RNA sequence: AGUGAACGCUGGCGGCGUGCUUAACACAUGCAAGUCGAACGGAAACAGCAGGGGCUUGCCCCUGGCUGUCGAGUGGCGCACGGGUGAGUAAUGUAUAGCUAACGUGCCCCUUAGAGAGGGAUAACGUCUGGAAACGGACGCUAAUACCUUAUACUCCUUUUAAUCAUAAGAUUAAUUGGGAAAUGUUUUUUCGCUAAGGGAUCGGGCUAUAUGGUAUCAGGUAGUUGGUGAGGUAAGAGCUCACCAAGCCAAUGACGCCUAGCUGGUCUGAGAGGCUGAUCGGCCACACUGGAACUGAUACACGGUCCAGACUCCUACGGGAGGCAGCAGUGGGGAAUUUUGCGCAAUGGGCGAAAGCCUGACGCAGCGACGCCGCGUGAGGGAUGAAGGUCUUCGUGAUCGUAAACCUCUGUCAGGAAGGAUUAAAUGUAUAGCAGCUAAUAUCUGUUAUGCUUGACUUAACUUCCAGAGGAAGCCCCGGCUAACUACGUGCCAGCAGCCGCGGUAAUACGUAGGGGGCAAGCGUUACUCGGAUUUAUUGGGCGUAAAGCGAAUGUAGGCGGUUUGGUAAGUCAGGGGUGAAAUCCCUCAGCCUAACUGAGGAAGUGCCUUUGAUACUGCCAAACUAGAGGACAGGAGAGGAAAGUGGAAUUCCCGGUGUAGCGGUGGAAUGCGUAGAUAUCGGGAGGAACACCAGAGGCGAAGGCGGCUUUCUGGACUGUUCCUGACGCUGAGAUUCGAAAGCUAGGGGAGCAAACAGGAUUAGAUACCCUGGUAGUCCUAGCUGUAAACGAUGGAUACUAGACUUUGCAAAGUUUGCUUGGUCGAAGCUAACGCGUUAAGUAUCCCGCCUGGGGAGUACGGUCGCAAGGCUGAAACUCAAAGGAAUUGACGGGGACCCGCACAAGCAGUGGAGCAUGUGGUUUAAUUCGAUGCAACGCGAAGAACCUUACCUGGGCUUGAACCGCAGGUAUUAGCUACCUGAAAGGGAUAGUGAUUCUCUUCGGAGAAACCUGUAGAGGUGCUGCAUGGCUGUCGUCAGCUCGUGUCGUGAGAUGUUGGGUUAAGUCCCGCAACGAGCGCAACCCCUGCCCUUAGUUGUCAGCGAGUUAUGUCGGAUACUUUAAGGGGACUGCCGGUGAUGAGCCGGAGGAAGGUGGGGAUGAUGUCAAGUCAGCAUGGCCUUUAUGUCCAGGGCUACACACGUGCUACAAUGGGUGGUACAGAGGGCUGCAAUACCGCAAGGUGGAGCAAAUCCUUAAAACCAUUCUCGGUUCGGAUUGCAGGCUGCAAUUCGCCUGCAUGAAGUUGGAAUUGCUAGUAGUCGCGGAUCAGCAAUGCCGCGGUGAAUACGUUCUCGGGUCUUGUACACACCGCCCGUCACAUCACGAAAGCUGGUGAUACCAGAAGUCACUGGUCUAACCUGUUUACAGGAGGAAGGUGCCGAAGGUGUUGCUAGUGAUUGGGGUG
Repeated sequence: AGUGAACGCUGGCGGCGUGCUUAACACAUGCAAGUCGAACGGAAACAGCAGGGGCUUGCCCCUGGCUGUCGAGUGGCGCACGGGUGAGUAAUGUAUAGCUAACGUGCCCCUUAGAGAGGGAUAACGUCUGGAAACGGACGCUAAUACCUUAUACUCCUUUUAAUCAUAAGAUUAAUUGGGAAAUGUUUUUUCGCUAAGGGAUCGGGCUAUAUGGUAUCAGGUAGUUGGUGAGGUAAGAGCUCACCAAGCCAAUGACGCCUAGCUGGUCUGAGAGGCUGAUCGGCCACACUGGAACUGAUACACGGUCCAGACUCCUACGGGAGGCAGCAGUGGGGAAUUUUGCGCAAUGGGCGAAAGCCUGACGCAGCGACGCCGCGUGAGGGAUGAAGGUCUUCGUGAUCGUAAACCUCUGUCAGGAAGGAUUAAAUGUAUAGCAGCUAAUAUCUGUUAUGCUUGACUUAACUUCCAGAGGAAGCCCCGGCUAACUACGUGCCAGCAGCCGCGGUAAUACGUAGGGGGCAAGCGUUACUCGGAUUUAUUGGGCGUAAAGCGAAUGUAGGCGGUUUGGUAAGUCAGGGGUGAAAUCCCUCAGCCUAACUGAGGAAGUGCCUUUGAUACUGCCAAACUAGAGGACAGGAGAGGAAAGUGGAAUUCCCGGUGUAGCGGUGGAAUGCGUAGAUAUCGGGAGGAACACCAGAGGCGAAGGCGGCUUUCUGGACUGUUCCUGACGCUGAGAUUCGAAAGCUAGGGGAGCAAACAGGAUUAGAUACCCUGGUAGUCCUAGCUGUAAACGAUGGAUACUAGACUUUGCAAAGUUUGCUUGGUCGAAGCUAACGCGUUAAGUAUCCCGCCUGGGGAGUACGGUCGCAAGGCUGAAACUCAAAGGAAUUGACGGGGACCCGCACAAGCAGUGGAGCAUGUGGUUUAAUUCGAUGCAACGCGAAGAACCUUACCUGGGCUUGAACCGCAGGUAUUAGCUACCUGAAAGGGAUAGUGAUUCUCUUCGGAGAAACCUGUAGAGGUGCUGCAUGGCUGUCGUCAGCUCGUGUCGUGAGAUGUUGGGUUAAGUCCCGCAACGAGCGCAACCCCUGCCCUUAGUUGUCAGCGAGUUAUGUCGGAUACUUUAAGGGGACUGCCGGUGAUGAGCCGGAGGAAGGUGGGGAUGAUGUCAAGUCAGCAUGGCCUUUAUGUCCAGGGCUACACACGUGCUACAAUGGGUGGUACAGAGGGCUGCAAUACCGCAAGGUGGAGCAAAUCCUUAAAACCAUUCUCGGUUCGGAUUGCAGGCUGCAAUUCGCCUGCAUGAAGUUGGAAUUGCUAGUAGUCGCGGAUCAGCAAUGCCGCGGUGAAUACGUUCUCGGGUCUUGUACACACCGCCCGUCACAUCACGAAAGCUGGUGAUACCAGAAGUCACUGGUCUAACCUGUUUACAGGAGGAAGGUGCCGAAGGUGUUGCUAGUGAUUGGGGUG
């Protein structure tokens, strides 16, 4: 784009078309083929007329073919057309082009000639009679354009002959033999009709060529088969049929078989070539319930004829009969699905007829169906309060539906009502008038002209006018992308959608609804089917190294293709002419319906086929030549080329003997095994089989497989060189044939080593494996078979052409370079998707062969064929998926590689894991034990403080515009507030009494506004959910060195390059190189602290010098030098020297220096990853809740406790504990605060309060050191637990705080597997401070200083990370992907004892109807003969019989095919 469509929703009108695609299933009913009285005898019916009768006087009856006419019958013509259907048919068909000298042709036209004389019957009818009926039977009568005889007759047929023409059989003419016609019928005459012959037209029969589906898993078929001779037969050729003879004929250019199918003009599609199709209309064919057969006829083997058989239906008196809608309607059935039992012969056409006319379901019309095409309408103009309402909303004077509506002004198509109203009609006939012919005729008749009359199914139509009034007339699909058109709500991987991709798991433009929008429109969508896109079967116009695809290799048949020159021919080819290519359709132009659809006319086209005339370049064919292809001769060298025979040494094993002794062997380590019966080892001798070290090479040879000691014989091929010879002998190659590794098979040998199977030992969770010890087939030979391999260069063969460079084998020339050949590497152009190929092509071309067409199913099944078998070759389908695959890219990963780093390991120190306790978590428990965090990167985490509060949880009691915030409206009232009372655990509730207020601003002094309070309404509140809707913040890889960009370049592209490489660094740090050059975020530096120095400034700090004072103290005057404080500077940069390195970056060493190579520490965290964490810090979308999931209160809980884990503290002691004494910090905090001296208490603490809002006051440092004691024990270690008595905070210390004193004195004696931290002022150890805080659970966290080590060979290993490279079937990326069995469910398929159908073949039986042939007897009008006969005979005919053939049927055998089948096999999906 299309459709004979169907389905869903919807539906106003008209025109033109179209309508059983399925059951060629079965059919009720009606109709669809009759007509002619001008062929005939006639008269059943109707009407008229005539006559008669009855009489009820306007009716009935009878008679008469007399007239119009006419049932039935004889006869003629038609029924073979028209109409239907597509079952069969792959060619007896169709299309195109021819042939028929091998034929027919009724009716029609033309020409010629004729139609003389006779005859016998028979239907109808009548009588009798059978049968239920259908239908008959016997006798009798009768007519014809029915039938028969005969005359005449030709240019007809036939026999024979001749002539002429022609040459495939023939044609024409003449003569001759024999044969063959008719209706004078109708009508009153003419017409019409009849006969013979010829011609025409039309319509048919037959033959040929080409074309016209699939299948080779159909490869051989055929006996009337192929041909001949003769005969028969036909309208006609022919094995069409028969007899005889011969053995042919068809077939890979696809015979035969099977499946499917009417063919065509055309239709649909497509740029075309093609592909699909064959409704309607036209041409041809076939069929008419199924099968067979003939008759009649011009034509049939006959849709509405006959006979027979069969199935089915109907009638029946059971004896027997009837029927055939694939005609038009219609019915049932089938189906997704296809109409009225209509009108009319008015038109067109057909049959009959002289005609009128009759018949015509052909046809013309109408009806039904949006089934299709076309046309028209459902209103037009104005109209903004942008109405109401709906929807959305950023909530607004919002947006949108929307000029849409309302409203105003118009119009009047269609439908409706009323009135009118053509055309389709021409003829024919008839009447009148005229003319012509016929005629005696102005009757008639025939022809013709004019005029009048006569015929409409459709038609209540087309069309016109009027009436009324916007009135009666819009839906369907879609809106994620493709693809025009977006929002809201509902739903929540549900319901659903979906053409493909795919949507839906709580914010769905994808589901459903709504609003809005888009498209088309009386339709719109869906489904089905066809073509296109699809160059996705490739002729136009594809491919085969790796994506599917080169046969394992060669030889060669058919076929295809083929070098140079000349001549001929003209088959192909090209050009011109002619015929045909029906009409319709398509295209163009014009025309007719108002337009269009539709229709008419003309033209063009029809690419084809046939024919004819030319051309001759190319191809073919014929002929003649040539040498460049190919082959041969001669001479050579190379070679694991092949076959056979012989032969050699080394080694293994075995046997014999000697020496010799305890092991050998084997492995990662072992064991099995061998060995004291003497092994292994070693020496000598022997046997036997197999394979041939070194040479040896990317080397050589071969078609491939493959070929390796040496010698001989036989033998194939390639190569080189010189000339000569043949003269296209060539290339490829379907079938075919041969060769063809290993394994395997058969038979016979052989058997040393090795070694499937097998056995044992190990390994392992297991180990039917890898490893070890043994070991049989086999491996070897001979003769056969098998015929496959990643048989690979994954690359068929041949020829020509297209840069080179470097090598290689062989030969030759020559003399340092070449030629040919051969094996390789890299590369030009070019090709390729890329990888890559590149004179050994995967380049450019030609020729031939083979093969491919998504993955799986499957190289499977079935069939065939080969094989001894194993199996090979050929080779599907159902079903299933939306991919499978190639090459390359970036990542990620690897029990891949290279390099590098890190307290990563190693080397060390100290721990954890064991104990008790503290704390967190899990689990359990509970009314609740609120919630979150969960590998590293949760677990002394949020929580820098849970007794109440906190608090979110539980129980119970309350409140409901609420505890807090805010808008609007109203209120100002003895209201708010205060005091008191009752109840209660409190919160809250209650009611009364008392008291009782205003505050601010403005003011026109009236009041108004605000605050406060109350009421109402909007609305608050939520630690309710979603961290997977989010912001922000944070963790982590990781302070790892990475992550990117611009421009350029390379690549089809993804991408690459830069960023890789060589060095170097802590570092993508720097240097060098480089198709890259630069840049950004990171690194580093800049910042802070600390370490040295300087400057400035000295108070609350400091005190060297000066002075004063004290028992003593910077206490005071003063000083500010030092320390210090806190501001600013300096200093360190590989700067200097040496070495090394590439004269580089840098590295190593050294000097100087407080500090040396980033001085130490901190802050600082790239692109990103983990849907990492957090809605409970905060913010926030959506959802949920609103007398509760909000809020208030009391009590409880978060503190539970069999248990498990994490993080810590204290220990287990003598490097220690106790006691006493003596020193030395830093950094902080302090007014609801820190608190001194003093006093009380054993102590916690209390009393008290100087000083201090701080360099000023307060705050004991401890380890250490010096003494002394304890002496290895569960202790003078350890301190849990428990009791008593106290203290402090606080409303409150029971659940549930801390502290003190006394008493008690548990476990624990250094901790299994495992595991953590740390590289220097670090670890370890020692104390001090702070935040939170009434108090405290702090042993935690964050800071501070004191004291102060050990070790690092090194990078093999563990963990993590970085760079480069490699492989990958991974990409939610190895926590990936993924294989097979088993179990279950389901689907299709194969096998299967069989069973059941369908369809063929073949043999036999039987044989209907019927044609043909024969036929004794029987019957028999015409004609003939005889005799003269009511006769006989003949010719002819009829029935009957016989024979051949012969359908359905039966029996047997067999092929193909389909269905089904217990069971069974694999396959697909989940």

Notes: This is a predicted structure of a 1470-nucleotide RNA (small-subunit ribosomal RNA) from an uncultured bacterium.